[in-house]
RNA sequence: GAAGCGGGCCGGACGGUCGUCGGUGUGUGCCGUCAGGUACACACGGGAGGAAGGUCCGGACUCCACAGGGCAGGAUGCUGGCUAACGGCCAGGCGCUGGGUCGUAAUGUCCUGGCGACGGAAAGUGGCGCAGAAAAUAUACCGCCCACGGCUGCGAACGCAGCCCGGUAAGGUUGAAAUGGCGAGGUAAGAGCUCACCGCGGCCAUGGCGACAUGGCUGGCAGGCUAAACCCCAUCCGGAGCAACACCAAAUAGGCGUAUGUGCGGCUUGCCGCGAAGGGCGGUCCGCCUGAGUACGCGGGUAGGUGGCUUGAGCAACCGGGUAACCGGUUGUCUAGAUGAAUGAUCGUCACGUCAGGCAACUGGCGGACAGAAUCCGGCCUACAGGCCCGCUUCCCAC
Numbered sequence: 001g002a003a004g005c006g007g008g009c010c011g012g013a014c015g016g017u018c019g020u021c022g023g024u025g026u027g028u029g030c031c032g033u034c035a036g037g038u039a040c041a042c043a044c045g046g047g048a049g050g051a052a053g054g055u056c057c058g059g060a061c062u063c064c065a066c067a068g069g070g071c072a073g074g075a076u077g078c079u080g081g082c083u084a085a086c087g088g089c090c091a092g093g094c095g096c097u098g099g100g101u102c103g104u105a106a107u108g109u110c111c112u113g114g115c116g117a118c119g120g121a122a123a124g125u126g127g128c129g130c131a132g133a134a135a136a137u138a139u140a141c142c143g144c145c146c147a148c149g150g151c152u153g154c155g156a157a158c159g160c161a162g163c164c165c166g167g168u169a170a171g172g173u174u175g176a177a178a179u180g181g182c183g184a185g186g187u188a189a190g191a192g193c194u195c196a197c198c199g200c201g202g203c204c205a206u207g208g209c210g211a212c213a214u215g216g217c218u219g220g221c222a223g224g225c226u227a228a229a230c231c232c233c234a235u236c237c238g239g240a241g242c243a244a245c246a247c248c249a250a251a252u253a254g255g256c257g258u259a260u261g262u263g264c265g266g267c268u269u270g271c272c273g274c275g276a277a278g279g280g281c282g283g284u285c286c287g288c289c290u291g292a293g294u295a296c297g298c299g300g301g302u303a304g305g306u307g308g309c310u311u312g313a314g315c316a317a318c319c320g321g322g323u324a325a326c327c328g329g330u331u332g333u334c335u336a337g338a339u340g341a342a343u344g345a346u347c348g349u350c351a352c353g354u355c356a357g358g359c360a361a362c363u364g365g366c367g368g369a370c371a372g373a374a375u376c377c378g379g380c381c382u383a384c385a386g387g388c389c390c391g392c393u394u395c396c397c398a399c
């Protein structure tokens, strides 16, 4: 210097102009019960993220439900710790696996990464395709063996050969997986049948808070895999969500109450005449037209508005405790709050990357991702141009 792996961080800087959202202040107009409200203008300072995203977990907050307990359902699942809580984080254990190191005949030692739904299969039920003799009550295809019992042949006999009844699971074969592994003894051949070592179960001791580790004794082996199959065990969980929820509250149409009106006459029985509260002709008197409701009050809901709303498990620096996650203290600090929803556009200078020109200094062109708050917070996951830092490993170059 390059590449790979692991971890952490940044996500252009400064300035001008115009615009936009909300805040504060001032001025002017209007309203006002003089506290203020409202409209406009101006000034000042503020205005997205590392993920604001997916909405997958957990909490705060709000309303509803709720004596206590169980059932059902869901989630989690090695151990210890952190936390408001978590399915998150930290540390450790165990298993699998990559690299390096030391060493052996071999198993190994030490260091350092990655991955693990990592409780229970000697509670019960189920499943295990194809292949294979056999996939869990076991069983025997090719083989191996004829010691015991029997048959046949050869044979005088001893015996030999073949076979039956059988024995066996060492070897072969199938498979992801075959009823502990390997070596020796043993045997007719074999077999935990016996023994050593390893593995496994039980008991004990020691170390550790614990998961677990180490050692000893003991059992010849209990008996495959699967719980991301049902299931069992332990722990946790009431429901809905800021469109929660609370307050103010119009027009129109319903509801309730009060007041007033809905009248009189004729006849050919569906027409005519007179009268009529209220309404219209800008107000008033007259007049004209119209003609069954009208006026007032109360209450619920809607539109609309206000609160909830951003000061909080907050952020920064330093100090202290802890291996760490994290916790405590002191000081400083306030950093969007919209609601058809602002946070934008453009110009200049610089920085970065890249291309072209140039011996060089430099000059010119081009480029900048993912994405965008909507009650707030802790996580996880996903997307991302370009850049920086740290650790480990390998390779190359120089000394």
Stems, first nucleotide, its partner, number of pairs: 001395010012350007020047002023044009049370001053381002056379005061241004073237005078092005093118001094116007102108001119232002124230002126226003141172002143168003149164006180198002183195003199221001200219008245307004255298006263274005278290004314333008352367006

Source information:
Bacterial RNase P class A from a Burkholderiaceae bacterium, 399 nucleotides, folded computationally. It is recorded under the gene name rnpB. The source organism's lineage runs through Bacteria, Pseudomonadota, Betaproteobacteria, Burkholderiales and Burkholderiaceae. Rfam family: Bacterial RNase P class A. Rfam classes the family as a ribozyme. Model confidence (mean pLDDT): 78 of 100.